[in-house]
C1' cells in the first nucleotide's frame, strides 16, 4: 500500500465488506515456569461480622483495671487493706478527626483547563522579628447519694480540679473614629509619619532547663472570590428574564457582589443560538491516524462534585462535615408497644443484579499520617502475600548425528509409487526449568541512649536494638531427556489439498456465496499452513473510508443548482499618496505541574518494568519591534458603477375601442331522403322536412397567411387592427457623480395549468356522467351527446419534467459560418464595430455521451444544494391555506445493491434492402370412412426399454410365433451361460434308458490320431466373472437441427481510459463476406466456390458372356454358328463451358440479348461434402467409458406368458368412393438389382397357392422376368353399382420343432363403412409434381400399404414481395443478456417484522398558582428563668418535605385501525421497458 462485491463484457458513480491496530474485557477449547502491570465497566442496589481515628497522665480531679511496695489474716496458695510508686478504664481539658482512603449520582457549569487580577480577602501546626505571660473569682463532668425506663439513656440532690470558664489590671506599632503631612496607582483608591478619643490579651507544666500561653508584624503553605479565552447533541426547542438588569442606602461575610432587603429606574439576554430538552464529572493523558483528525477519559497525577434521600446550621484556622449534630422522607432492625437504633460510593467479605471483576490475608519493617517532650500508641493510608493466561515481557518443553527412506496412517494410475519423514527407533551431547539437598541476601539507617561541640538552631563521634514479605530471591551440588503444545484456519479476498460420508438435508457464511450424488466452502480423516503458553470467537474504538473531502470532494445526464427577481444581515470588493499597527511576522520574558511520549545513560543476567538527565510539551499571557498584504483613519483619481443628452428595437406589460374568417344557433327561402360516423359499425340526427345550398339576425371564444433555424421579457410567459399609459434593452456622445460595487442566508413580491370562492358569461372544446361499439372482460383506447372547466373581474392556491434537468457576477483562453437590432465611412456590394440569437470545430474539460467567448474550459467571489437503495417528501410536531393541499421533514425496519455513460448481442405488433415453395399462382394431398403401422392413454401378473414442438410417433426395429427378448410367471444353477492360465483326468463324439413342461439329473453302451510336442474334451482350487441395473446433467463417439444459410474470426497496424470498434461498414454486383470500386487499414484463416463421383456430347483405346452393318454358314424362328470392331452397348482414358466470342449498357465487377457456335451456356442436372457455435438436443439399450449400485441376485439356464391387449385419441400410409374408371382379351417398350442352404428354366398335377419331376445358373452367358400404366378390341352407363373392398363363414397351401394366443399366401362363399370430405393443414418450379410398375435389404416364414433404389409415362403455374413463416445484412429504441416463452406493476389472499394514528390506561422527570409547614436562621419581645450578660417561651420572615387543583412535556401498555417492509411455486388482470402494442413522464 489495497482487495471483494451492481455487468455477458467495460468505464466511472456509489454503498457494503474485508485484511491493521488497540481494550478494565467476556466466551471456547488449551495451558509449563517467572517478572511487571492490572482485577465490579452492571445496582450511587441492600448490606451480617471484623477492622479501617485516635492520642496525651509533662493540663486535672481521680483511682475501675493491671503489676510492684507496704500493712493485716492465713502454715501456705490465697482473701483483704492502701493512689504510696509504675501505670492507668470512664470523665473534664488539648490538639486531631477537613488529611489520607472510596465513588462518579449530581454537574454544560467559570465545573474544568489556560492565562491574569484581588488597591475586594482568610490561613490551625511551621520559621523569622517585636512586646508580653500580673492577681482574683464563680461554677461544672467525674466520685457519692437517691429516682425513672425493658433499653438507649435520663432526672434530682450534695461535693470538686484544671492548660475548662469568667472578672479586673496593664496595653502597643493591633481594631476603630477624627484631624495634619508626603508618597504611589487604572478608577472606586492605596502605603507612610505625627496627633488625639475609644475597645480587646495571656495559663500554665515541670523545674539548674526546656515545653507551652497571649498580642502584633513577616515568610512560607493552603484555601477563597473575580475576569478573558477554550470546553456536547437538538432550531421537529425561537424568543426568555421580575431579583429579573442598574442605581441609591442598608444588612451580611474573611473578602466583592441581588448574595440578601428597602426604595428608585425599566433595564438584560438571543440567529456569533438566549431559553427549553436529551447526554456527561473535566484536564493531564490513552488508542488509533502520514498528519489533519476521530473516538476515548479504567489504572496513575491534579481540579471538582457526592457519602441513604432531602433540608439545615452548630462547632472550629478550615466542614455546611463519609466513619459528627439536629429535622424530614424511605428503608432495615431491637422492644416490655411506652420507645429506641442504624447508614461499607474505607479494607475485606455477603446477597442481588450480570456475559463478568479476587483474600471477611500479614505487617507497621519501610515509606507517610495523627497525638506526645519522649518512650511510644493508632493507622484495611502504606508495603507485603494470596487469587485469576486479564495483559505486556522474558524462559522452557531439547540439540546434533541417523535411510532399511521401517512399522502404522492416508492417497494412488495399485507386484509399484508418492506423503507423513530425520520425522521415529538407535548413537552421542547439554541440563535452562522442575525435584532432592546444601548455603543464603539487599531492602536498616535513623531516633531513644551516652559522648564532645554550640549563645541558640544544630553538628559530629560510640554503643546497642529493629524484617511483615522469608529461608523468599539469588548461589552451589546430584541424578536424569528426564517435568512441560495447543489452537485456529486451508472457494476468493488470503498463506495452506486431497479422499470419504452427506445429497438445497444435515450445516456454513465477515463479503461474494457454498450444499439438489463425483464439494478443495458442510462433517471427518490424513496432509498443510499460521500463531503459539496460548490459539480462536463475539463486543467496542480509530483506520482503511479523499465515504462530511481545513489538509482533500462533488451538484448537465450517476445523490445534488433555490421556478423568477428585488433585498437585509452579512461574505467580498477597482487605481494612486498619508497614517495606524487590529490581523500577519520576528526577538524577548513568563507560564505551559509531576508522570506518560521522544533521545541518552543507568539498575533488575535480558526484556517488560524502573532510575537519572535532556529534549519536547506544537498552547496561552506580557513585551519590544517590522509594515509587503488585509483591517482602521483621512485625502486624492476615473477605467467599475451610475447619471444626463441624442438615436434605435421588439408578439414587453396594462386598460379601452374597432375588425374579419369560421364554428354553432335562431329566422326565412331552395330542395329531398338520407345525413353522419368508422377498421367496421351503432347511438344520434331527419317526411314534424334534416344534411347540402342562399340571405338575414344573434352571441362566445381564438386571431388563417406574414410566420422563421427571427424577436421581446427576471422567469411564469407573450401573437389580428388601434388609442392611451407604462417598464426594459441597445448604440452614439463623454457633460456628470466619483466605487456610489458584487453576491445575498432570514425577508418581500412575481410565478403556466389545474384547482378553490363570489359575481358574470357560455359559441367551440370538454373531465364527470349517459349512451352505442371494440372486447374473455373494457368502469378505457373509438363514435355520438354532455356538466363543471375552459372566457371575465375581483380575492385565494403557489406547485410543474417551472429544462439550457447547466445559479449570479468579473476576468482570461485560436477560429469557422448564418441570422437580429444599432453605429462609422457617399452606397442596398463589400468591410470595421457593438449587443443578441444559432450551427460547426483548436486548445482544454469530461466516465462517457457532450462542453468548448451563450463553457461542462482556466481563475475570483457570493449564494443555494448533495451524501448507498427502499421505507419516503412518508409519520409526527410546527407554519401557511377556506378547501385540496403546500412548506419544513425524520425513526424503525428492510436490501447488496440501486443508479450514469457507454459496449457487444438478442428482441420490437421499428426503419431500409435482401434471400427461400415463405407467401402468392398452380397441381396433388392430409384432416371425413376402412384398413395398415407407430405413439399417447388406459389395461394388465407383464404389456420390456428409449425418442416427445419444429428437430418424438411405417422413429432405435433393413422382418418380435419359440429365439430375438432386455418384461411377466413358475422351475432351476451360485467361480457361474462365455473366454484365458492350469493339477488331474479323459479321444473328441455317438447311441440307448429313466424321471421331468424344460433346463437338467441319474443310468448303461460304444469309440481316437501323431515318433514326439501336442490336438480336442471334462474339471476341483485359484486370479481374471457378470449385469440392456442408475446417471447422456460426469464423458468418448456417432447423430439432429438451426443451414449449404454465408457467415465466423485471426495477426499486425490504427481508433477508443475501457468493454469494443475498424479489417467485415459504404457504392455496385453475385447463389454465395461472389466479385469489383472506395475507404486507417493491409493481409491472412475456418465457410463459399473449385479439386471428388453420378449424369448429358463427342474422340481414342479394349471386344466377351454384349453388339451384328458388310461376307459366310444355319433355324419354324432366333447373333444360333463362323466371324467382324462399323453401330448399339459396356469401361477406362480424354475432350468439352470459360461470359471465351457479337451487340447493348456500365469506370470496374458484372448484368442483359429466344444473339452466334455447341450435346450441354451463364453453377447443364444431380450428389458427397454441413464454419464459429446454438438447443446441459438424442443416445450410458450399438460400441466405449468415470462414478455409484446388485452378488445362492439387478447375474445366469429353462417352459408357458407378454412385447400382437382397447372405451379412445392423434401422427404417418395403404385402399377407395370410381367412367381421364372397372373388368375381360390381346399386344409393345425399361432400368437397377438378387441368386448354390439360392435362383431355377421346361414338363406334368392342382382353379390357385403349391406340389412331382427336372435342366441351366458362383451368373453382361442361366434365372428371378410377367414389367405396369401404354395401345387394339370387347362390355359395364351412374347405380352403393360389374365402384370399393373391410368384416365374417369354409377349405386349403407354404415355412417351421411348433401358425391357439399370433404368420403369410390360395379357393369359394360374404359383401361393411365410403358418393371427394367442416375449421385447418402439407408436398412440389422440370424429366419435377402427379401415376405406372419393378428391384433389393433384413429374412425359415412373414404382418412390407414401410425404407433404400430403379425406370415408365409425364404436366400446371410463379403478375409480384404488401402479408404469414424462417433467414441474412445495415440501421433506431431497449428497464432484455436463462436474452421477449425476457422484464415487470398494482390490487387481493398468507405468514413474519418494525412503525403511525388511537376511546383510554400506567408511570416519569419538570415549572408555576394555592394550603400547610420539621429542625435551623435572621428579626421582634413586657409576664417565667436569671445579680447580670442573657436564656426560655411566644410572634413574624424564611425553608425541606406534605397536600389540592388545573395544564404542559417524555415514555410503556392499548381493543381497533393505517400505510410500508419482507417472504420457493397463491388470485386477478398487463399498466411500464420496443412505436410495449392509446409515445412515455411531470404537476394538478
Nucleotide at each position: 500500500a489495497g482487495a471483494g462485491u451492481u455487468u455477458g463484457a467495460u468505464c466511472a458513480u456509489g454503498g457494503c465488506u474485508c485484511a491493521g491496530g488497540a481494550u478494565g474485557a467476556a466466551c471456547g477449547c488449551u495451558a509449563g515456569c517467572g517478572g511487571c502491570a492490572g482485577g465490579c465497566c452492571u445496582a450511587a442496589u441492600a448490606c451480617a461480622u471484623g477492622c479501617a481515628a485516635g492520642u496525651c497522665g509533662a493540663g486535672g480531679g481521680g483511682c475501675a483495671u493491671c503489676g510492684c511496695g507496704g500493712g493485716c489474716a492465713g502454715c501456705a496458695a490465697u482473701a483483704c487493706c492502701u493512689g504510696g510508686c509504675g501505670g492507668c478504664g470512664a470523665c473534664c481539658a488539648a490538639c486531631g478527626u477537613a488529611c489520607g482512603g472510596g465513588u462518579g449520582c449530581g454537574u454544560a457549569a467559570c465545573g474544568c483547563g489556560u492565562a491574569u487580577g484581588c488597591a475586594a480577602c482568610c490561613u490551625g501546626c511551621c520559621c523569622c522579628c517585636u512586646a508580653c505571660u500580673a492577681a482574683a473569682a464563680a461554677a461544672u463532668a467525674g466520685c457519692c447519694c437517691g429516682g425513672g425506663g425493658a433499653a438507649a439513656c435520663c432526672c434530682g440532690g450534695a461535693u470538686u480540679a484544671a492548660u475548662a470558664c469568667c472578672c479586673c489590671a496593664u496595653g502597643g506599632c493591633a481594631c476603630u473614629g477624627g484631624g495634619a503631612c508626603c508618597c504611589g496607582g487604572c478608577a472606586u483608591c492605596g502605603g507612610g509619619u505625627c496627633c488625639u478619643g475609644g475597645u480587646u490579651a495571656a495559663a500554665g507544666g515541670u523545674u539548674u532547663a526546656c515545653c507551652g500561653g497571649u498580642a502584633g508584624g513577616g515568610g512560607a503553605u493552603g484555601g477563597g472570590c473575580a475576569u478573558g479565552c477554550g470546553u456536547g447533541c437538538c432550531a421537529u426547542u425561537a424568543g426568555c428574564u421580575a431579583g429579573u438588569u442598574g442605581g441609591u442606602g442598608g444588612g451580611g461575610u474573611a473578602a466583592c457582589g441581588g448574595c440578601c432587603c428597602a426604595c428608585c429606574a425599566a433595564g438584560g439576554c438571543u440567529u456569533c443560538g438566549a431559553u427549553g430538552g436529551c447526554u456527561a464529572g473535566g484536564g493531564g493523558g490513552c488508542c488509533u491516524g502520514a498528519g489533519a483528525g476521530a473516538a476515548u477519559g479504567g489504572u496513575c497525577c491534579c481540579c471538582c462534585a457526592c457519602a441513604c434521600u432531602g433540608g439545615c446550621a452548630c462547632u472550629g484556622a478550615g466542614a455546611u462535615a463519609c466513619g459528627g449534630g439536629c429535622c424530614a422522607g424511605a428503608c432495615u432492625c431491637c422492644u416490655a408497644c411506652g420507645g429506641g437504633a442504624g447508614g461499607c460510593a474505607g479494607c475485606a467479605g455477603u446477597a442481588g443484579g450480570g456475559a463478568a471483576u479476587a483474600u471477611u490475608g500479614g505487617u507497621c519493617a519501610a515509606u507517610g499520617g495523627g497525638c506526645g517532650g519522649g518512650a511510644g500508641c493508632c493507622u484495611g493510608a502504606a508495603c507485603c502475600a494470596g487469587c485469576c493466561a486479564u495483559g505486556c515481557c522474558g524462559c522452557a518443553u531439547g540439540c546434533a548425528g541417523g535411510a532399511a527412506g521401517a512399522c502404522g496412517g492416508c492417497c494412488u494410475u495399485c507386484u509399484g509409487g508418492g506423503u507423513u519423514g530425520u520425522a521415529a527407533a538407535c548413537u552421542g551431547c547439554u541440563u535452562u526449568u522442575a525435584c532432592a539437598c546444601g548455603g543464603g541476601a539487599a531492602g536498616a539507617a535513623a531516633a531513644c541512649g551516652c559522648c564532645c561541640a554550640u549563645g541558640c538552631a544544630u553538628a559530629g563521634g560510640c554503643a546497642a536494638c529493629u524484617g511483615a514479605c522469608g529461608g523468599u530471591a539469588c548461589c552451589g551440588u546430584g541424578g536424569g531427556a528426564a517435568u512441560a503444545a495447543g489452537c485456529a484456519c486451508c472457494g476468493g479476498c488470503u498463506a495452506a489439498c486431497u479422499c470419504c460420508g452427506u445429497g438445497c438435508c444435515a450445516g456454513c457464511a465477515g463479503c461474494c456465496g457454498c450444499g439438489g450424488u463425483a464439494a478443495u466452502a458442510c462433517g471427518g480423516a490424513g496432509g498443510g499452513u499460521g500463531c503459539g503458553a496460548g490459539c480462536g470467537u463475539u463486543g467496542u474504538c480509530c483506520g482503511g473510508a479523499u465515504u462530511u473531502a481545513u489538509u482533500g470532494g462533488g451538484u448537465u445526464u450517476a445523490a445534488a443548482g433555490g421556478g423568477u427577481g428585488c433585498g437585509u444581515a452579512a461574505a467580498c470588493g477597482g487605481g494612486c499618496g498619508c497614517u495606524u499597527a487590529a490581523g500577519u511576522c520576528a526577538g524577548c520574558g513568563g507560564u505551559g505541574a509531576a508522570a506518560u511520549c521522544c533521545c541518552a545513560c543507568g539498575g533488575c543476567u535480558c526484556a517488560a518494568c524502573c532510575g537519572u538527565g535532556g529534549a519536547a510539551c506544537u498552547g496561552c499571557c506580557a513585551u519590544u519591534g517590522a509594515u509587503a498584504c488585509u483591517g482602521g483613519g483621512c485625502g486624492c483619481c476615473u477605467u467599475g458603477a451610475g447619471u444626463a443628452c441624442c438615436g434605435u428595437u421588439g408578439g414587453g406589460g396594462u386598460a379601452g375601442g374597432c375588425g374579419g374568417a369560421a364554428u354553432u344557433u335562431a329566422u326565412g327561402g331552395u330542395g329531398u331522403a338520407g345525413c353522419g360516423g368508422u377498421g367496421a359499425a351503432a347511438u344520434g340526427c331527419a317526411u314534424a322536412g334534416a344534411u347540402a345550398c342562399c340571405a338575414u339576425a344573434a352571441g362566445g371564444a381564438a386571431c388563417c397567411c406574414c410566420g422563421a433555424u427571427a424577436g421581446c421579457g427576471u422567469a411564469g410567459g407573450c401573437g389580428g387592427c388601434u388609442u392611451a399609459c407604462u417598464g426594459a434593452g441597445c448604440g452614439g456622445u463623454a457633460a456628470c457623480u466619483g466605487a456610489c460595487g458584487c453576491u445575498g442566508a432570514g425577508g418581500c413580491a412575481c410565478g403556466a395549468a389545474a384547482g378553490c370562492a363570489u359575481g358574470g358569461g357560455u359559441a367551440g372544446c370538454g373531465a364527470a356522467c349517459a349512451g352505442g361499439a371494440u372486447u374473455a372482460g373494457a368502469u378505457a383506447c373509438c363514435c355520438u351527446g354532455g356538466u363543471a372547466g375552459u372566457c371575465c373581474a375581483u380575492a385565494c392556491c403557489g406547485u410543474a419534467a417551472a429544462c439550457g434537468a447547466u445559479g449570479a457576477u468579473c476576468a482570461c483562453u485560436c477560429g469557422a459560418u448564418g441570422u437580429g437590432c444599432g453605429c462609422g465611412a457617399u452606397a442596398u456590394a463589400c468591410u470595421g464595430u457593438g449587443c443578441g440569437c444559432g450551427u460547426c470545430c483548436a486548445a482544454g474539460c469530461g466516465a462517457a455521451a457532450g462542453c468548448g467567448u451563450u463553457a461542462a474550459g482556466u481563475g475570483a467571489u457570493c449564494c443555494a444544494c448533495c451524501u448507498g437503495g427502499g421505507g419516503a417528501g412518508u409519520a409526527c410536531g410546527c407554519c401557511c391555506g377556506c378547501a385540496a393541499g403546500g412548506g419544513u421533514g425524520a425513526a424503525a425496519c428492510u436490501c447488496a445493491a440501486a443508479g450514469g455513460a457507454a459496449u457487444u448481442a438478442a428482441c420490437a405488433a421499428g426503419g431500409g434492402u435482401c434471400c427461400g415453395c415463405a407467401c402468392a399462382a398452380g397441381c396433388g394431398g392430409u384432416g371425413g370412412a376402412g384398413c395398415a403401422u407407430a405413439u399417447g392413454g388406459u389395461u394388465u401378473a407383464a404389456u420390456u426399454c428409449g425418442a416427445u414442438g419444429a428437430u418424438a410417433c411405417g422413429c432405435g426395429a433393413g422382418g418380435a410365433a419359440c429365439c430375438u427378448u432386455a418384461c411377466c410367471u413358475g422351475g432351476g444353477c451360485u467361480a457361474g451361460a462365455a473366454u484365458g492360465u492350469u493339477a488331474g483326468g479323459g479321444a473328441a463324439c455317438c447311441c440307448u434308458g429313466c424321471g421331468g413342461a424344460g433346463a437338467c439329473g441319474c443310468a448303461g453302451g460304444g469309440g481316437c490320431c501323431g515318433c514326439a510336442a501336442g490336438g480336442c474334451c471334462c474339471g476341483a482350487a485359484a486370479c481374471a466373472a457378470g449385469g440392456u441395473g442408475c446417471u447422456g446433467c460426469a464423458u468418448g463417439g456417432c447423430u439432429g437441427u438451426c443451414g449449404u444459410c454465408a457467415g465466423c474470426u485471426c495477426g499486425u497496424g490504427c481508433c477508443g481510459u475501457g468493454a469494443g470498434g475498424u479489417g467485415u461498414u459504404g457504392g455496385g454486383u453475385u447463389a454465395a463476406g461472389u466479385c469489383c470500386c472506395g475507404c486507417a487499414a493491409c493481409g491472412a484463416g475456418c465457410g463459399c466456390a473449385a479439386c471428388c463421383c453420378c449424369u448429358a456430347u463427342g474422340u481414342c483405346c479394349a471386344g466377351u458372356u454384349g453388339c451384328c452393318a458388310a461376307c459366310g454358314g444355319g433355324u419354324a424362328a432366333a447373333g444360333c454358328c463362323g466371324g467382324g470392331g462399323a453401330c448399339u452397348c459396356u469401361g477406362g482414358a480424354c475432350a468439352g463451358a470459360c461470359u471465351g466470342c457479337c451487340u447493348g449498357c456500365g469506370c470496374a465487377a458484372g448484368c442483359a440479348g429466344a444473339g452466334a457456335g455447341g450435346a450441354a451456356g451463364g453453377a447443364g442436372g444431380g450428389g458427397a461434402c454441413g464454419a464459429c457455435g446454438u438447443c446441459a438436443a438424442g443416445u450410458c439399450a450399438u460400441c466405449a467409458u468415470g462414478g455409484c449400485c446388485c452378488u445362492u441376485a439387478c447375474g445366469c439356464c429353462c417352459a408357458g406368458g407378454g412385447c400382437u391387449a382397447c372405451a379412445c385419441a392423434c401422427a404417418u400410409g395403404c385402399u377407395a368412393c370410381a367412367a381421364u374408371g372397372g373388368c375381360c382379351u390381346g399386344u409393345a417398350c425399361a432400368g437397377a438389382g438378387g441368386g448354390u442352404a439360392g435362383c431355377u428354366a421346361c414338363a406334368c398335377g392342382g382353379c390357385g397357392a403349391c406340389g412331382u419331376g427336372g435342366u441351366g445358373c458362383c451368373a453382361a452367358u442361366c434365372u428371378c422376368a410377367a414389367a405396369a400404366a401404354g395401345c387394339a378390341g370387347g362390355u359395364c352407363u351412374c347405380a352403393g353399382u360389374u365402384c370399393g373392398g373391410a368384416u365374417c363363414g369354409g377349405g386349403g397351401u407354404c415355412u417351421g420343432c411348433a401358425a391357439c394366443u399370433c404368420g403369410a399366401c390360395c379357393c369359394c362363399a360374404u359383401g361393411a363403412a365410403g358418393u371427394u370430405a367442416a375449421a385447418a393443414u402439407c408436398g412440389c418450379u422440370a424429366g419435377u409434381a402427379a401415376u405406372c410398375g419393378c428391384g433389393u435389404a433384413u429374412c425359415a416364414g412373414c404382418a412390407a400399404u414401410g425404407a433404400c433404389g430403379c425406370g415408365g409415362u409425364g404436366a400446371a403455374u410463379a403478375c409480384g414481395u404488401u402479408c404469414c413463416c424462417g433467414g441474412a445484412c445495415c440501421u433506431u429504441g431497449u428497464a432484455c443478456a436463462c436474452a421477449c416463452c425476457g422484464c415487470c406493476c398494482g390490487u387481493c389472499a398468507a405468514g413474519c417484522c418494525a412503525u403511525g394514528g388511537g376511546a383510554g390506561u400506567u408511570g416519569g422527570g419538570u415549572g408555576g398558582a394555592c394550603c400547610u409547614g420539621a429542625a435551623g436562621g435572621c428579626a421582634g419581645u413586657a409576664a417565667c428563668c436569671a445579680c447580670a450578660a442573657g436564656g426560655a417561651g411566644c410572634u413574624g420572615c424564611u425553608u425541606a418535605g406534605g397536600g389540592u387543583a388545573a395544564a404542559a412535556c417524555c415514555a410503556g401498555c392499548g381493543a381497533c385501525u393505517a400505510a410500508a417492509g419482507c417472504u420457493a411455486a397463491g388470485u386477478c388482470g398487463u399498466a411500464a421497458c420496443a412505436a410495449g402494442g392509446u409515445a412515455g413522464c411531470c404537476g394538478u

Predicted 3D model of a 1484-nucleotide RNA (small-subunit ribosomal RNA) from an uncultured Bacteroidota bacterium.